[in-house]
């Protein structure tokens, strides 16, 4: 001095005007003294770190439910944190990076069952295109002989001999491919091959040690040796529905039901029944339009302490901090603050002139991921290069 990584803040101040919304704060007015209401002025309060996407997870409020099951949908290492979680914290494990640190739906592929494009001979109890081996008899059959081993009748091995040339034997090595049925070495062998030996890798089983635990370590012993469950299913373990336009309370006007009066009929009159329907005047219930509750003290916020690696708990003391509903929180102006460039000896000072101010905006609350985001700050930390 360059290049990186985690983790945290902040996201313009200040002032003047003009306005918008809130207010169970004062004052005044209107209304019948007040009180409601209304309105008019002052004072006070007025968007996020993401109010956002509406992906999870809850509290809330209705409805539905005795207990099991099937479907059905979701989560899926281990340990813990929470009110709960597809979310956090520590920690295995696996990939990445030189490293700080990152990224990971990360049970099971040895219960089935399916799939593995194009290439390529062959894609899963595989297969021969190029290549090796074979008339100096391979491979195989059959006889006979020797070993080994057992269940005593046979198997494997080696040797000899006789038949015998294809539709033969091989899978080392070349090619293809995302992957070709473990990987060097060697013994065999016509030529080969885990066929057999020895080390390595994984993978399973059993034993000991660490660790609550994923899992690590060691060592024996099995020749056991693609891959995919974000494909079907297998296990586990969770989950009733709809959601503030929930829900609830209050209630004009209109239609509806009832009482009174009143009309007209029954017998001239009173009751009492029938009947018509126009207007009144009281009441009912449902319940529209409006209104009002839900709705603003709550898993709240700021700060010390104490316990924990930590995510969080647990105390103490301060604090009150939006509440619209066609739906409010904003416009100009100055100053100052960032940035650029020129000027002045002067990267810091100072004049000058010029630009930048982002994503975005609450709608019942809270906990998270997720994404968009001009610019400033702080703190730890890694690597490189020079100096001392």
């Nucleotide at each position: 001095c360059g290049a990186g990584c985690c983790c945290g803040u902040c996201g313009g101040a200040c002032g003047g005007u003009c306005g918008c919304c809130g207010u169970g704060c004062g004052u005044c007015g209107c209304c019948u003294c007040g009180a409601a209401g209304c309105g008019a002025u002052g004072g006070c309060g007025g968007a996020g770190g993401a109010a956002a996407g509406u992906c999870c997870g809850g509290a809330c409020u209705c409805c539905a439910c005795a207990g099991g099951g099937c479907a059905g949908g979701g989560u899926g290492c281990u340990g813990g944190a929470u009110a709960a979680c597809u979310u956090c914290c520590a920690g295995g494990c696996g990939g990445g990076g030189u490293g700080a640190c990152c990224c990971g739906a990360c049970g099971g592929a040895a219960a089935g069952u399916g799939c593995c494009g194009c290439a390529g001979a062959g894609a899963a109890c595989a297969g021969a295109c190029c290549g090796c081996c074979c008339a100096a008899g391979a491979c195989g059959a059959g006889u006979c002989u020797g070993c080994a081993c057992c269940u005593c009748g046979g198997u494997g091995c080696a040797g000899a001999c006789u038949c015998g040339a294809a539709c033969g034997g091989c899978a080392a090595g070349g090619g293809u491919g995302a992957a070709a049925c473990g990987g060097u070495g060697g013994u065999g062998u016509a030529a080969g091959a885990g066929a057999c030996c020895a080390c390595c890798a994984g993978c399973g089983u059993c034993a000991c040690c660490g660790g609550c635990g994923a899992c690590g370590g060691u060592g024996a012993c099995g020749g056991c040796u693609g891959g995919c469950a974000a494909a079907c299913c297998c296990c586990a373990c969770c989950c009733g529905g709809a959601g503030c336009a929930a829900g609830g309370c209050c209630a004009a006007g209109c239609a509806g039901g009832g009482a009174c009066g009143c009309c007209g009929g029954u017998u001239g009159c009173c009751c009492g029944c029938c009947g018509a329907a126009c207007g009144g005047u009281c009441c009912c219930g449902g319940g529209u339009a409006g209104g009002c509750c839900g709705c603003a003290g709550g898993a709240g916020c700021g700060u010390c302490c104490c316990g924990g690696c930590g995510a969080c708990g647990g105390g103490g003391c301060g604090u009150c901090u939006a509440g619209a509903u066609g739906g409010a929180u904003g416009g100009c102006c100055g100053u100052c603050g960032c940035c650029u460039g020129c000027c002045g000896a002067a990267a810091c000072c100072g004049g000058c002139a010029g630009g930048a101010u982002a994503c975005a905006g609450a709608a019942u609350c809270c906990g998270g991921c997720u994404u968009a985001c001009a610019g400033a700050c702080g703190g730890g930390c890694u690597c490189g290069c020079a100096g001392c």